A computed fold for a 74-nucleotide RNA from Flavitalea sp., annotated as transfer RNA.
The prediction has a mean pLDDT of 80.
Taxonomically the source falls in Flavitalea (Bacteria, Pseudomonadati, Bacteroidota, Chitinophagales).
Its Rfam family is "tRNA". Rfam classes the family as a transfer RNA. Rfam describes the family as follows. Transfer RNA (tRNA) molecules are approximately 80 nucleotides in length.
The RNAcentral record of the sequence draws on ENA and MGnify.
[in-house]
RNA sequence: GGGGGAUUAGCUCAUCUGGCUAGAGCGCAAGCAUGGCAUGUUUGAGGUGAUCGGUUCGAGUCCGAUAUCCUCCA
Repeated sequence: GGGGGAUUAGCUCAUCUGGCUAGAGCGCAAGCAUGGCAUGUUUGAGGUGAUCGGUUCGAGUCCGAUAUCCUCCA
């Protein structure tokens, strides 16, 4: 320098050949059970979906550029 892949909640990951409100586990907060802890259970908070732009009535999903990381080739 070139090819390919990844980037979504605090962490690990789903969601996908575009459709109403993006979810799960762990973690966090609160309630209940216990004399208390642990634990169990219920509820809740938490996302500009890496950044910018484009296509579209509609984009996490398609296209382009950029950034970071992984991998292969030279």